[in-house]
RNA sequence: AAUGGAGAGUUUGAUCCUGGCUCAGAAUGAACGCUGGCGGUAUGCCUAACACAUGCAAGUCGAACGUGUAUUUUUAAUACAAGUGGCGAACGGGUGAGUAUAACGUAAAAAUCUACCUUUAGGAAAGAAAUAACAAUUGGAAACGAUUGCUAAUGUCUUAUAUGCUGAGGAGUAAAAUGAUUAACUUUUAAUCAGCCUUUAGAUGAUUUUACGCCUGAUUAGUUUGUUGGUGAGGUAAUGGCUUACCAAGACGACGAUCAGUAGCUGGUCUGAGAGGAUGAUCAGCCACACUGGAACUGAGACACGGUCCAGACUCCUACGGGAGGCAGCAGUGGGGAAUUUUCCGCAAUGGGCGAAAGCCUGACGGAGCAAUACCGCGUGAGGGAUGACGGUUCGUGGAUUGUAAACCUCUUUUCUUAAAGAAGAAGCUCUGACGGUAUUUAAGGAAUAAGCACCGGCUAACUCCGUGCCAGCAGCCGCGGUAAUACGGGGGGUGCAAGCGUUAUUCGGAUUUAUUGGGCGUAAAGCGUCUGUAGGUUUCUUAGAAAGUCUAUAGUAAAAACCUAAAGCUUAACUUUAGACCCGCUAUAGAAACUUCUAAGAUUGAGUAUGGUAGAGGUAAAGGGAAUUCCCAGAGUAGCGGUGAAAUGCGCAGAUAUUGGGAAGAACACCGACGGCGAAAGCACUUUACUGGGCCAAAACUGACACUGAGAGACGAAAUCUAGGGGAGCAAACGGGAUUAGAUACCCCGGUAGUCCUAGAAGUAAACGAUGGAUACUAUAGAAUGAGCGUAUUGAUCCGAGCAUUCUAGUAGCUAACGCAUUAAGUAUCCCGCCUGGGGAGUACGCUCGCAAGGGUGAAACUCAAAGGAAUUGACGGGGACCCGCACAAGCGGUGGAGCAUGUGGUUUAAUUCGAUACAACGCGAAGAACCUUACCAGAGUUUGACAUAGUCUGAAGCUUCUUGAGAAAGAAGUGUUCCUUUAUGGACAGAUAUACAGGUGGUGCAUGGCUGUCGUCAGCUCGUGUCGUGAGAUGUUGGGUUAAGUCCCGCAACGAGCGCAACCCUCGUUCUAUGUUGCCAGCACGUGAUGGUGGGGACUCAUAGGAGACUGCCGGGGUCAACUCGGAGGAAGGUGGGGAUGACGUCAAAUCAUCAUGCCCCUUAUGUCUUGGGCUUCACGCAUGCUACAAUGGCCGGUACAAAGGGUUGCGAUACUGUGAGGUGGAGCUAAUCCCAAAAAGCCGGUCUCAGUUCGGAUUGAGGUCUGCAACUCGACCUCAUGAAGUCGGAGUCGCUAGUAAUCGCAGAUCAGCAACGCUGCGGUGAAUACGUUCCCGGGCCUUGUACACACCGCCCGUCAAGUCACGAAAGUUGGUAACACCCGAAGCCGGUGGCCUAACCCCUUUGUGGGAGGGAGCCGUCGAAGGUGGGACUGGCGAUUGGGACUAAGUCGUAACAAGGUAGCCGUACCGGAAGGUGCGGCUGGAUCACCUCCUU
Repeated sequence: AAUGGAGAGUUUGAUCCUGGCUCAGAAUGAACGCUGGCGGUAUGCCUAACACAUGCAAGUCGAACGUGUAUUUUUAAUACAAGUGGCGAACGGGUGAGUAUAACGUAAAAAUCUACCUUUAGGAAAGAAAUAACAAUUGGAAACGAUUGCUAAUGUCUUAUAUGCUGAGGAGUAAAAUGAUUAACUUUUAAUCAGCCUUUAGAUGAUUUUACGCCUGAUUAGUUUGUUGGUGAGGUAAUGGCUUACCAAGACGACGAUCAGUAGCUGGUCUGAGAGGAUGAUCAGCCACACUGGAACUGAGACACGGUCCAGACUCCUACGGGAGGCAGCAGUGGGGAAUUUUCCGCAAUGGGCGAAAGCCUGACGGAGCAAUACCGCGUGAGGGAUGACGGUUCGUGGAUUGUAAACCUCUUUUCUUAAAGAAGAAGCUCUGACGGUAUUUAAGGAAUAAGCACCGGCUAACUCCGUGCCAGCAGCCGCGGUAAUACGGGGGGUGCAAGCGUUAUUCGGAUUUAUUGGGCGUAAAGCGUCUGUAGGUUUCUUAGAAAGUCUAUAGUAAAAACCUAAAGCUUAACUUUAGACCCGCUAUAGAAACUUCUAAGAUUGAGUAUGGUAGAGGUAAAGGGAAUUCCCAGAGUAGCGGUGAAAUGCGCAGAUAUUGGGAAGAACACCGACGGCGAAAGCACUUUACUGGGCCAAAACUGACACUGAGAGACGAAAUCUAGGGGAGCAAACGGGAUUAGAUACCCCGGUAGUCCUAGAAGUAAACGAUGGAUACUAUAGAAUGAGCGUAUUGAUCCGAGCAUUCUAGUAGCUAACGCAUUAAGUAUCCCGCCUGGGGAGUACGCUCGCAAGGGUGAAACUCAAAGGAAUUGACGGGGACCCGCACAAGCGGUGGAGCAUGUGGUUUAAUUCGAUACAACGCGAAGAACCUUACCAGAGUUUGACAUAGUCUGAAGCUUCUUGAGAAAGAAGUGUUCCUUUAUGGACAGAUAUACAGGUGGUGCAUGGCUGUCGUCAGCUCGUGUCGUGAGAUGUUGGGUUAAGUCCCGCAACGAGCGCAACCCUCGUUCUAUGUUGCCAGCACGUGAUGGUGGGGACUCAUAGGAGACUGCCGGGGUCAACUCGGAGGAAGGUGGGGAUGACGUCAAAUCAUCAUGCCCCUUAUGUCUUGGGCUUCACGCAUGCUACAAUGGCCGGUACAAAGGGUUGCGAUACUGUGAGGUGGAGCUAAUCCCAAAAAGCCGGUCUCAGUUCGGAUUGAGGUCUGCAACUCGACCUCAUGAAGUCGGAGUCGCUAGUAAUCGCAGAUCAGCAACGCUGCGGUGAAUACGUUCCCGGGCCUUGUACACACCGCCCGUCAAGUCACGAAAGUUGGUAACACCCGAAGCCGGUGGCCUAACCCCUUUGUGGGAGGGAGCCGUCGAAGGUGGGACUGGCGAUUGGGACUAAGUCGUAACAAGGUAGCCGUACCGGAAGGUGCGGCUGGAUCACCUCCUU
């Protein structure tokens, strides 16, 4: 010395960045909504420069003048007045239309004027003629005049006079006015005061000129003829093209002229850290304007707001002849508008005009009134007071909160009311106050008279209840609302500010989002396609000088007010006053000389020239060459060729294709060939020749800054395209045909024209890309290549080394949002150019320009959205890739799909066919059993505290039996009965009646839920802590190499550990041991029977029940990283998880279930509850699913005969026996079960028969008769007997299950259950296979990687036409306005010029004294200029416009599927053609293309 800088929301699943949108702040001449106590100080038509009623806003002087009136004290005085005259009216006050320029601001300048004021030097002498008022006459409605006749002046005129001016000199040239008072004294004089004329200087004010500053547009690029300059003249106060005549041809302009649009400028004001940005109310300075346009007069000053003339528009008066007017002064009115005040008081103060003065005038000004319009101040009470009252809100019903808040007690009186007193502002002796009985003071009274507004999802301080139900509504952005809304509306509560609070509008800020301070351009918006080069900008070294920039000092200026600081005055503050500081600027003078600049002289390193070499598809022209393709001819030869995913069109017996020979034509140049070379880029490739441009290297001879960049400008510029003429083999847009397809204007195929080629032009664009402008300098390394030289070594090839130029790769520092770049920078710096500023609309429209056209260049807006975008991350997905697994495929076995039947379901039907489940993961599912019941559905008939629960009162036991009615529920009647405990009562149970709370609901919502379940999937995954890496999301761990059933284990590794899953622990089966031994068992001993573990006994065995053992890759060998592990083997009942089961990680599917249950909310309450009868859930043209039985001889039937396991049984299983063909019946032993029963196992085995047929297969359907269950078998049960004997002869496309005691096949049992739809389901055992080469493919899954425009995650996203609606815009025949110019016509007023005739007091003249002449003046007329007006063709710019074009937007319209994955034909760029549309194709280009292989390169 300095006092100063905050961010947040929103793109994503998440992240970082870019980038827009939005918010928090301050402010206002504000307005609107709700509300409103007081005071002070300010402010108050931003819109219609729209129109104005009424009143006022500029007069004054009798001490300039004559006159008049009134009064009186009538020689006269006083007061007043119209007129002449003077001064003023050019100030003050208003407004901001015009004006982009000397208008304003800053700083200067000169060729000027300046009334009143101050000052200097002088003068005011002598004359003269008029005129108004007035009088008379007279016109007019009025306004206003006309004629005649008088009169005065400080009005006017003449002469004299110079100190002043002009001029070299001579000489020329000017004006004047008096009035008043006093005193002498009435004749006049003197003094004083106020004036007058000339002049000097000043002050004040004004004029003019110059430098600099002063908005936007180039879709305005050329403008200008008095224009630029000169000479003469005129004009002005004065310079000047200011005007005019002549001469010259200049002047301005990319440093933006001209034109268009907009705008008063400034001090300042608001904002900002500042730099800036915005603004120009109030106050102050300047300008401009005064109904619109033009013009002059007067005057010191005007081209004049409250003056004149003319023209125009409008308004008013009128006797129709003619007149009057100008609030952008103060009030006020109408109008416009969201919006802005009183027709107030006073000249008391300050200031102004006049006057000698008194004084008069003053809507300037001082005040009051209205308005919360702003700023500032004060108040609406203070202290105490818990039963935490009532009420409100909420609630878990306990409470919590409103809340010390209230009530209540004690105080105070700012404010308020009343009463009394009462200013300053007044100066200069007195007088004089609108405000105003105001401010202020005192007394009394009484908490008395005084709180609202907005908000409460986040940003952003502040939360709950009810209502509503994508409705109503909210919203600044994000967004909220579809039945539990902290977001809508209301209530309670809370937060913020407060006489205000919110909203809207506008400005700055935040926004570093136009970036000077202080941004960027590889991929986000952004490097011109490339080069040459003009202006401009920038620029090496040394010396000397200059002093423009720069720096220092001094001086002037930068008005005041304001801002800031310090004081002071109003009780404080706002406000006001004083002082200081500031005014960052400009100008002048003096100095300094480092840097920039300029001048001069030099230098050589930048740059260039010359010399010697050298590589190269550099360019242009000409000539030559061979291979291939096609065509033609000839030979030889025969039936096909060609083409594709597969085909066909096409060619071919008129001889193709293939093959041999000959010929023709055009185009392109294999190998070499290479991230090799050259070129400014585009681009350039057979060979040779000619001409020619540039680079590099070596050495250092010459020039001596000659350099870099480069707005405009110019040149070149792929492919496609166009014009003209050639040429035309192949290829090939368009087009034709064939395919594909739902279609196929495509992809594929067969043909094929422009074109591709050459010559001469046009065009000027590409993903013209390294998406990276040029130049210069500096900043680690390592490797490779190309070019020409050098050094050393070598016989040489060549190796090595150092440097230059060029081209690549990896990489440090650094940079970057990241990816990446990294001496060829995207690093560090300098210079110059170009470009960007949200997405879309749009590279579009209009305009201009270039082009033959196609089109190119330049290049907006309305409207619309809150995003669009870049890089990277995690997932998901891919008709991307690598690896792995699974009855996933393959290899097998058996089914299903065909038949009949059963069951479920869809559909249909119905009064009802109750409801749910509905890809895998619904469909023999809920249902382990619908005739009634179940039952939820339908019809009918009932009932209403209810069929069921709890609570109050009363009565009574309850109940049972019988009868009547009814379909029953139910209703009625009769009879019977008289409970338990006991404290004898208000007890308990039960029933009835009654009252109210309530019951009840298989009603809704599984998208409000709990619980339970399915599925991916028994797949191997899912995570965490710490550490590390990354700005971050995240990554690492968990990836990699092996291995496993396994994220199982091992090794390695910036990771180390851990958890949930895997495995194991559990159950069961398989072996064995121990213990026990009935109802099980019976080897040995004994008894007994017709026979039997029947009996005594036994525990050996089987078996049962418990408990142990056993298996761990433990052992051996091979492989493997001395690993994990794997392969083989031994032993063993069992071998590598021994078989099976239970067990289901984090999560996904708003998966299923409100009808198992529970439950929030909603709904019903004489019904959606409940009871009951009957019906329905069992329908039947049909589709589907799951099964059963079959089609037969591996079989059917008949007879005989053998072997299980696991279950069940007292409302039960039910033996022996008798009986019926049979279902069954009679009967009842045994069994509450290792005891008895169900119970017969069946396939099997033995024997017989059938002999390939719709059958002795198959059994549906139907008829008849029965049995059983049950209140009841009609709708609607099962079974039996007899009879009947359908389809079906192994099943299309397709599809399902299964890897061993499995499939297949055979029976048995159980649950539910009166009976049964069971062929289902759940279990049990018997018999008992085949096959797996393998992982290419299908499906599902895991892991790694890659692409992505997906994240609701491919059932994703998304493009275009068409159709509908809305909106803004473009074009458009035209139509209707505006603005500024131009040409011509007309030409008012007026200035200037001219002027025959006409009129004319002063001054002059006279041989004529006049009705004279002259000078001068005037009217009139003429001319130049000249506003308005008229005509005309253009320019610019608006409105409207049938129709038309594209664009934007709009939950569920149509057609396709172009893009995103290799998006299913990679995409995109330019261009051309074609097509309903996205688009397709040709030619050239790009990678911003996936995948595979190879090359180059890198690491080891």

The RNA shown here (small-subunit ribosomal RNA) has 1500 nucleotides and comes from Prasinococcus capsulatus. The RNAcentral record of the sequence draws on ENA. Its Rfam family is "Bacterial small subunit ribosomal RNA". Lineage of the source: Eukaryota > Viridiplantae > Palmophyllophyceae > Prasinococcaceae > Prasinococcus.